[in-house]
Molecule: transfer RNA
Organism: bacterium
Formats: sequence, C1' cells, structure tokens
RNA sequence: CGGCCGAUAGCUCAAUGGUAGAGCAGGUGUCUUAUACACACCCGGUUGAAGGUUCGAAUCCUUCUCGGCCGA
Repeated sequence: CGGCCGAUAGCUCAAUGGUAGAGCAGGUGUCUUAUACACACCCGGUUGAAGGUUCGAAUCCUUCUCGGCCGA
C1' cells in the first nucleotide's frame, strides 16, 4: 500500500428495510432460621463516527476510526 472480516446493554451474542432482543451480570420481591438454589419483576442502548438512498436504516451505499487475518 492492497484485499477480507468484525464493531449492537457492564460481558457474550442475536435481529427479512417496519416498536433493537436473549443469556449472563446488577437491583427488588417470594421462598429459607439464614445464605445459596429456584421463581417473578425491574434495570438496562446516541447499534464505532460522519454523510447518502428510502415513507422508514443496526441492516443498503460512500468515507473515516479502531481491532483481527491475508498478500505485497
């Protein structure tokens, strides 16, 4: 320098262009003598950044940033 992959909740990951979800973690309650387990509920997010397309973008297009891999 070129190519490919990835970036979404505190963490690991989902999500046909049509209200962004799950598990774990955290909080509260029930249960227990108590803790744990179990169950129920709650808390959670400028979808890496900036533009563009679209009635509507995490998703499509462009550029950039960061991380990984390959080539030169």